């Protein structure tokens, strides 16, 4: 000095799907009816599924990178459904610095 590994920290990077009810408000049309269309199987709420997270200011992930996207409207399974799960996947892609402890390894320096 370098560093296995932990932790903390500044930044940064990242997804938010499936399903049962309930449901606000806007537009257009028709022209007066408890009318029809659409935005829109939207916005809110309140369950059930998977998951760390399905909008919390939480979670997870930062190059040792399956955290996450692309390929993907892909292909098998299973399910009420679904990015459930498995392939795909020693594919392409992907966001880093510092402090602090430290295993070990080099070196320099003293003393025996």
């Nucleotide at each position: 000095g370098c560093c296995a590994c932990a932790c903390g920290u500044u930044g940064g990077g990242g997804g938010u799907c499936c399903u049962g009810g309930c449901g606000g408000g806007g537009c257009u049309c028709g022209a007066u009816c408890g009318g029809a269309g659409c935005c829109g199987g939207c916005a809110g709420c309140c369950g059930g599924g998977u998951g760390a997270g399905a909008a919390a200011g939480a979670c997870c992930c930062u190059u040792c990178g399956a955290a996450c996207c692309u390929g993907a409207u892909g292909c098998g399974g299973a399910u009420a459904a679904u990015g459930c799960c498995g392939c795909c996947g020693c594919a392409g892609g992907g966001a880093a610095g510092c402090g602090u402890g430290g295993c070990g390894c080099a070196c320099c320096a003293c003393c025996g």
Molecule: TPP riboswitch aptamer (THI element)